Small-subunit ribosomal RNA from an uncultured organism, 1410 nucleotides, folded computationally. The prediction has a mean pLDDT of 83. The RNAcentral record of the sequence draws on ENA and SILVA.
[in-house]
RNA sequence: UAAGCAUGCAAGUCGAACGGUAACGGGGGAGUGCUUGCACUCCUGCUGACGAGUGGCGCACGGGUGAGUAACACGUAGAUAAUCUACCCUGGAGACUGGGAUAGCCAUUAGAAAUAGUGGGUAAUACCAGAUGAAGUAGCGGAUUGUAAAAAUGUGCUAUCAAAGAUUUAUCGCUCUGGGAUGAGUCUGCGGGCAAUUAGCUUGUUGGUAGGGUAAGAGCCUACCAAGGCAACGAUUGUUAGCUGGCCUGAGAGGGUGGUCGGCCACAUUGGGACUGAGACACGGCCCAGACUCCUACGGGAGGCAGCAGUGGGGAAUAUUGGACAAUGGGGGAAACCCUGAUCCAGCAAUGCCGCGUGUGUGAAGAAGGCCUGCGGGUUGUAAAGCACUUUCAGUGGUGAGGAAAGGCAUCAAGUUAAUAGCUUGGUGAGAUGACGUUAACCACAGAAGAAGCACCGGCAAACUCCGUGCCAGCAGCCGCGGUAAGACGGAGGGUGCAAGCGUUAAUCGGAAUGACUGGGCGUAAAGCGCGCGUAGGCGGUUAUUCAAGUUAGAUGUGAAAUACUCAGGCUUAACCUGGGGACUGCAUCUAAAACUGGGUAACUAGAGUUCAGUAGAGGAAAGUGGAAUUCCCGGUGUAGCGGUGAAAUGCGUAGAUAUCGGGAGGAACACCAGUGGCGAAAGCGGCUUUCUGGACUGAAACUGACGCUAAUGUGCGAAGGCGUGGGUAGCAAACAGGAUUAGAUACCCUGGUAGUCCACGCAGUAAACGAUGAGAACUAGCUGUUGGGCGGCGUUGACCGCUUAGUAGCGAAGCUAACGCGUUAAGUUCUCCGCCUGGGGAGUACGGCCGCAAGGUUAAAACUCAAAGGAAUUGACGGGGGCCCGCACAAGCGGUGGAGCAUGUGGUUCAAUUCGAUGCAACGCGAAGAACCUUACCUACUUUUGACAUCCUCAGAAGUUUCUAGAGAUAGAAAUGUGCCCGAGAGGGAAUUGAGUGACAGGUGCUGCAUGGCUGUCGUCAGCUCGUGUCGUGAGAUGUUGGGUUAAGUCCCGUAACGAGCGCAACCCUUGUCCUUAGUUGCCAUUCUAAUUUAUUUAGAGGGACUCUAAGGAGACUGCUGGUGAUAAACCGGAGGAAGGUGGGGAUGAUGUCAAGUCAUCAUGGUCUUUAUGAGUAGGGCUACACACGUGCUACAAUGGUCAGUACAAAGGGUGGCAACCCUGCGAAGGCAAGCUAAUCUCAGAAAGCUGAUCGUAGUCCGGAUUGGAGUCUGCAACUCGACUCCAUGAAGUUGGAAUCGCUAGUAAUCGCGAAUCAGCAAUGUCGCGGUGAAUACGUUCUCGGGCCUUGUACACACCGCCCGUCACACCAUGGAAGUGGGUUGUACCAGAAGUGAUUAGCUUAACC
Repeated sequence: UAAGCAUGCAAGUCGAACGGUAACGGGGGAGUGCUUGCACUCCUGCUGACGAGUGGCGCACGGGUGAGUAACACGUAGAUAAUCUACCCUGGAGACUGGGAUAGCCAUUAGAAAUAGUGGGUAAUACCAGAUGAAGUAGCGGAUUGUAAAAAUGUGCUAUCAAAGAUUUAUCGCUCUGGGAUGAGUCUGCGGGCAAUUAGCUUGUUGGUAGGGUAAGAGCCUACCAAGGCAACGAUUGUUAGCUGGCCUGAGAGGGUGGUCGGCCACAUUGGGACUGAGACACGGCCCAGACUCCUACGGGAGGCAGCAGUGGGGAAUAUUGGACAAUGGGGGAAACCCUGAUCCAGCAAUGCCGCGUGUGUGAAGAAGGCCUGCGGGUUGUAAAGCACUUUCAGUGGUGAGGAAAGGCAUCAAGUUAAUAGCUUGGUGAGAUGACGUUAACCACAGAAGAAGCACCGGCAAACUCCGUGCCAGCAGCCGCGGUAAGACGGAGGGUGCAAGCGUUAAUCGGAAUGACUGGGCGUAAAGCGCGCGUAGGCGGUUAUUCAAGUUAGAUGUGAAAUACUCAGGCUUAACCUGGGGACUGCAUCUAAAACUGGGUAACUAGAGUUCAGUAGAGGAAAGUGGAAUUCCCGGUGUAGCGGUGAAAUGCGUAGAUAUCGGGAGGAACACCAGUGGCGAAAGCGGCUUUCUGGACUGAAACUGACGCUAAUGUGCGAAGGCGUGGGUAGCAAACAGGAUUAGAUACCCUGGUAGUCCACGCAGUAAACGAUGAGAACUAGCUGUUGGGCGGCGUUGACCGCUUAGUAGCGAAGCUAACGCGUUAAGUUCUCCGCCUGGGGAGUACGGCCGCAAGGUUAAAACUCAAAGGAAUUGACGGGGGCCCGCACAAGCGGUGGAGCAUGUGGUUCAAUUCGAUGCAACGCGAAGAACCUUACCUACUUUUGACAUCCUCAGAAGUUUCUAGAGAUAGAAAUGUGCCCGAGAGGGAAUUGAGUGACAGGUGCUGCAUGGCUGUCGUCAGCUCGUGUCGUGAGAUGUUGGGUUAAGUCCCGUAACGAGCGCAACCCUUGUCCUUAGUUGCCAUUCUAAUUUAUUUAGAGGGACUCUAAGGAGACUGCUGGUGAUAAACCGGAGGAAGGUGGGGAUGAUGUCAAGUCAUCAUGGUCUUUAUGAGUAGGGCUACACACGUGCUACAAUGGUCAGUACAAAGGGUGGCAACCCUGCGAAGGCAAGCUAAUCUCAGAAAGCUGAUCGUAGUCCGGAUUGGAGUCUGCAACUCGACUCCAUGAAGUUGGAAUCGCUAGUAAUCGCGAAUCAGCAAUGUCGCGGUGAAUACGUUCUCGGGCCUUGUACACACCGCCCGUCACACCAUGGAAGUGGGUUGUACCAGAAGUGAUUAGCUUAACC
C1' cells in the first nucleotide's frame, strides 16, 4: 500500500426482581445388588447453585480505521435569557386500591435447516385501570422586582400527570420534584489548501405572517405575501485533503508534515431506513436493496476482522492464531465474584534512542609473511609472538528484593437502631493473593577465554602506491575518469572515517536573498502595458478642537494534559520516569493615555484650479487655392535610333520614337526655407489662404480652498500592412510576365505590370509602437549650445552684457552600475501608486474562453528535453572591414617548366621480395657524398642456438699457419706444422687468445617520434617577444610596446603615467674590393751580369724586392664635411673628396613561440613484444619490375647554328694501395715502358664559349641523337639479371610546346667550360665549389600571394579547414490535433420503485391486548 477473509477469542452480569430445575454437588425418601457399609436406579427445588426463559442494568463505554468531509468538520474566543442529561451527590414529598395477560413449560403441526404456527396452563421490580397528589407542567387574570426582548418571585382559578418491591430488619431499590456534578445538542466572531483556461450563483432560494415540528432557536417543514440573498475582500464550480495539541527543519521569519501519545470529528461490506433507549439512526442490534462468500433436500436460509491474533492478495516494506486478570481501569452484582485481545506482560525485527563489552600493561631480533623500492632500504609495526595482569558482559551454580494494598476474616471503638444483631466509618491483629519470572540485584567458579564490521581514499572532502585492463570492462552526487605508464575502472598492500553498526535508495527543511514580510529585481542579463482618460481601491498639504477604530500601557479570564525549556528527585549512569516552575509570543473583556494614522467639526494657502493681458508653434478638423515636375493626348519641327546595364537583352521606334516647341487633361506629392529647430499623450504632423478648435508658456494681481497623485476592471486614440462598400488611379509598385546573371536563380540587376498606395464611411488593434528607461512629487556641483517668453544694465543701444522661467541638446562632480554607461530631462537620494519578471528549449505554441467578415488578435499551459541559455567587458584569431607599410608579391623585363626522347625520384600496379622512412608550401636528383657481391634492413633455400658482439665462472689447449675431402656456401671431417711473454729452482700460476660446458644474460634496422632526449625543417633574418617597479581597472587585463615623424629594423628623435631592463635588430667574426708595413721559396723578373741554343726569342745561373703574387699585421667609411628640407630633433635629398658612401658586395649568425611538423632506421632512451627466433650465418634473388600518372633535370628541335682546320686567355681543387709526364702501339676506349712528385717545384691539365678561315643554305637536314645490331677497352672473385667507356653501323620522337606555372634586380639572369667529395668501377645529366663571357627592366602599389603595426565587427577560441540553419528519408516513446470508439465522475429532467416514517380511510373490539 487495494479488495476478500478460514479458525479461536474481543460484552456480559444479576437467583438479594420472577416462574422455575435441563446439568453438577449436598440433604431427605423409596427401591435393587447386597447389606456394619458401599455402589447403582428412581422420587423430592429441601439446599449449594444454575442451562434455557421473563425482567433489570450494560451493550451509545472501551478497542479499530481515515473512506468521506474545504464543512461551524476542526482550532480559538464567546452565546444558550433557545436546550436535554440514565447511573452519581445533595434537598423536599411519597409509594393507596385492584386487574387481566404472557414467555419458559407441556402437547402438537409445518420445514432439510434457519425457524415458524396452533392449543393448554403459569410468575414478577413485566404490563394495565382507578384513587391521592405540590413547590411540577400548560393556560388565563392581576401584583412586585426587572429587561433590548425576556426572565424571576408571590398569588387566585381551571386542566392534567406517580410509584415496586427484594433480602433481611437495616439497607438497597421505586415515583414526583428543586439544586449540583458529568456528558451531550444548538448558534456566533475569527483562523487555517489549490485552480479565474471555474464569473456569475440561488426559487425554500432571502425575508415576513400563520400553522406544524423538535429536548431546543430556525425555511427545519407547509400555506400565503414580498423579491430578495451571495459574489472580484473570489460567490458558484472543479480538484485535493480528516482537523488539532504537536513533530521535522530553520538564527529567526518561514517551509514541510499530522505516524506513535492526547483532544475533537467521521466511518464500520456498499447505499437507504427507522426501532429501542437518558443517550444510536447503533463496528461484534433490526429491516430493505446491491455486490460478494457459504449451506441447501433447490422450496429456502446464513454472513460482514477499519477489535486481538492469524490467512490470502497487493507491495520496496512492517510481528505471535502467546500469558494473565497480579496491577490500573471498565460492566453487572448487596457482596463474594464473574466478564474484560481495554490493559499489564512476554515473543519476533539493530527499526530508533541510551549504556556496556570484544581486553590491560610490557615487549626491537624493529621476527616471519605481505606490499613497495632509487636495491641502500621503507612500510604493515609495539602491531604480533613472548612475559606479567584483570574478569565487566556472555556461561555454570547459588542467594534473592520491590511491584501488595485494599476487599474478605477476626477483633475494638463510634454512629444507626428497641438491640450487646446487622450495617456504615475508623483503629488493631493474623493469614491469603504475582502473569512477568530462570525478574532486578548480590555471591561463588573457570579462562584472554565466546564476541568487528562497513564505507571511502581525483576535486568538493579526511585518506596513495603497485599490478591488471586499454573509450573495452566498468565508475559517476556534480565536475568528470577509461583510447598501453589510470592516485577516478577491477584486485592487492597501505591509509582515512564511523563503529554493533556502516553504506545505498526514497522523502522533507536548510544552504537558496532561487517568490526576497524580515530580504530581490525590470536601459543592454528574464522583466515598463504603444499612449491617454478615468471607476473601485491604495496613498495624501498646514492649524485648532473632539472621538478613541487602529496604536500604547495595565488588569482579569482563558490559552487541557503530554511535548519543548528550566530547577530538583528516582532507576549504579544514561536513555527513561516523577514533581515544581516558567513559557505557550494567541483570543476575549475591563480600565487608562492621546503623540502618530483614522472618523467628526471649524479654519488656512505653499499643492491643484479659475479669471485678466500677452507669446510661439508642420497641434487637430473642414473648405478653397498655387506653381514646379512625371505621365498621357493633340499639333509643329525633325530623323534613326531610343532606352537600359558591370556588360547585355527583353521593351519602344520608319504606322516617325527619343530629342525639341506650343496647347490640353488628370492624379499624387509639396524643392529651396530646414535646423541634435517647433508642436502633440503616443501614433504622428511640412506649399498657401480662410473658418472652427485642443493644449502649452510668460507676466501681474484677484478668487476657490486640498478640489490632489496613481490607477485593477472599463473606455478612447493608435504607423505600416490587411479586410468590406463606393469612388479615384499621374507616378511608384507586392503578385505576375519577359530579359539577363548563375551549376541552378521561384533572388539581387533590367523592361513591363495588377492589387495597393489617394478619397469617403466602417472593421482591424498590431510594430525594434525604442530613450529597448511607467506616472507623479521633493532634494542633490557646475560648464557650453539652442528654441519660446519676461526683467535689468550701459561713456559703447549692440551680431552687447547679466538675471530668471519653460523646453531641447552636448560634456561633466558626487553618487550609482556586473561592466558599458547614467549623471537636475538620473540609471543619484527618498516617498506614493500601477504594470511586469523568476534557467534555456518546447512556446507566445496547444486546448478552452473572449474579440474579429476573414486574416488573425488577446488570455495562456503541460508532457518531453538540455546543463546550460544569456549580459558586459578582455586577450587572441578571422573578415570577399578600414588605414599605413614591406617583400622578385604583382607589374616591367630576361630565360625556363608544362609538348618530345632520355636520366632520376615518387605514386600506382605487379611480385616470393620489389626493405624502410619522407607526403601542400616546408615529401618527390629527399635520408642515398654513389644498391653487380658486400652494402641490405626485403624474399627463397640451407644452416645455427649462451649465440656474429659484451662481462662473469669451470675445464682443456698458446696463438697461429698450411694442405686435402664433401658441399652452392655457411659448415663438417681429416692431416701437417708450431710453441712465444711475465713470476717461479721446479711443480705450477698469471696476462692475452682459442675451443668446449653451464646459467645469469647477449641480440632485435621489431612497435610506439602521440611516452622522450638530441638534432632538424617552417613561419622568417620577419621585427618582433617579454620582464621588474609604478599607475589604472572588482577582474580577465591595460599602460610601457599606443601617438607625431623616421628607418632595412620596437632604428632613432620628440611627445607621453610611466621609468627602466632583458631576448631579438645593429655591431663585434670570416671573405671580397684600395693602400701601407714586414717577409721573399717552390712564386715574380723592371733594372744589371753570365752561359747555352740562337735572327728575334726562350732556357739556365748569378742577382734583385721594384711589380704580380703569397700571408701576417695595420690604415680606411663615421652621415665625418657641406647646401637644402624638417620641430632648431631624428633623419632624408643633393654635392665634394675617395678604391669604396650612407648596413660597400657576399657569408656565418635564426628571439618568444607555432605546426602532438620530421626523425625510435645516425645516436641515446622509458615502456612493450620476441628469445631453437622478430636473433645470427651462407648462397641465389630483389631494392634496377611496368598498361599508367606526377615532380626535378639533361639533350634538342638548329644558321647568334652544325661540322672541319688553325689559334688565345682562367680560377679553385685533388694526388703515394695515388697523380702520372716524355716515348712506343692502337682509328679509339686504352695498353706497354717509365722520369718526376708526400706537391706555389711534379702531375691530373688540351679550359670552353671566344677569335680566324672553310663548308652546309632552311631540309626532319652535314639539325637531333634515342633505339637496335656487331666488334671491343677498363675496373673487379664475378659485368646474365644489373657497370661505364670506345669504334663501325642504325638514325626514333622532336620544326619552340594548351590550360597553367617557376627562377632572377648586377658581375645578377643567361651562357661556357673546370674541379672535388662519395668511389675498385659506375648509373653524376645529381650535389657542392671555381672561374670565363655578360645583359634587359622596375611607371608604380589598383589587383594576386605572404608578412608587420593601428583600428573596427564577431554568435569563432580545435580559433573561418571555425561556427551553424532548414528540408527530406525512417519511426511513433512523449505531447498536441484527428473521422470516430470504450470507460469513469458529475449535473439536470424523467420512467420504475424496496424497506421505513408520517398522515388519511374502512371494519370489529378491549381496561390493558390483538